[in-house]
This record gives sequence, structure tokens and C1' cells, in this order.
RNA sequence: CGGGUGUAGUUCAGUGGUAGAAUGUCUGCUUCCCAAGCAGAAGAUCGCCGGUUCGAGCCCGGUCACC
Repeated sequence: CGGGUGUAGUUCAGUGGUAGAAUGUCUGCUUCCCAAGCAGAAGAUCGCCGGUUCGAGCCCGGUCACC
């Protein structure tokens, strides 16, 4: 200098219109107990700053970290 990645505790979806899944965590049911199973709940200022737009996780610029 060029390319890629950054979103929930973790692994990842999400190609301009209310941020999701799996897993983990918590509560309940079930069981003599544990595990498994079932039901429910909590959990994300989308790496950071700015721009475009009625509206940005998504488009543009800068910047940081990692590959």
C1' cells in the first nucleotide's frame, strides 16, 4: 500500500422501513435426585466519529482492533 472481518455471554443471520436464530444464563413444569425434554423470561446505544436520506446494522468518508 491492497483485501477481508467487527451485531446478545458465545457462534452467526440480517442487500434502506419496529434488530433475529442457535447455544448459554434465569424462572417454572416434569423427576426420588441429576441429565434430557417442555413452557416462559431477561440479555445488543449493531467497534468508534461524522455524512447522505423522511428513515442507516445496511450506502459514503474518516478512525480503531484483528486476520
Transfer RNA from a bovine gut metagenome, 67 nucleotides, folded computationally. It matches the Rfam family "tRNA". Rfam classes the family as a transfer RNA. Rfam describes the family as follows. Transfer RNA (tRNA) molecules are approximately 80 nucleotides in length. Its mean pLDDT, the model's own confidence on a scale to 100, is 84.